[in-house]
């Protein structure tokens, strides 16, 4: 330098051909249970879907550029 992959909650990840509330597990908070913890159960909070543009009635999803990380080729 060229090519490919990844970026979504604090962490690990899912998200089907673009459409009807953006989700799961763990962690966190409250309550129940307990003599008290843990475990278990119930509920809750937490997201500019990497950044900036574009297409569309509508974008996490399609297109372009850029950033970071991983890999391959030279």
């Nucleotide at each position: 330098a060229g090519c490919g992959g990844a970026a979504u909650a604090g962490c690990u990840c899912a998200g089907u051909u673009g459409g009807u509330u953006a989700g799961a597990g763990c962690a966190c908070c409250a309550c129940a249970c307990u003599g008290a913890u843990a475990a278990u159960g119930u509920g809750g909070a937490g997201g500019u879907c990497g950044u900036a543009g574009g297409u569309u009635c509508a974008a996490a999803c399609c297109c372009u550029a850029c950033u970071u990380c991983c890999g391959c080729u030279a």
This is a predicted structure of a 74-nucleotide RNA (transfer RNA) from Catenibacterium sp. Its Rfam family is "tRNA". Rfam's curators write: Transfer RNA (tRNA) molecules are approximately 80 nucleotides in length. The sequence is in RNAcentral, with records from ENA. The prediction has a mean pLDDT of 81.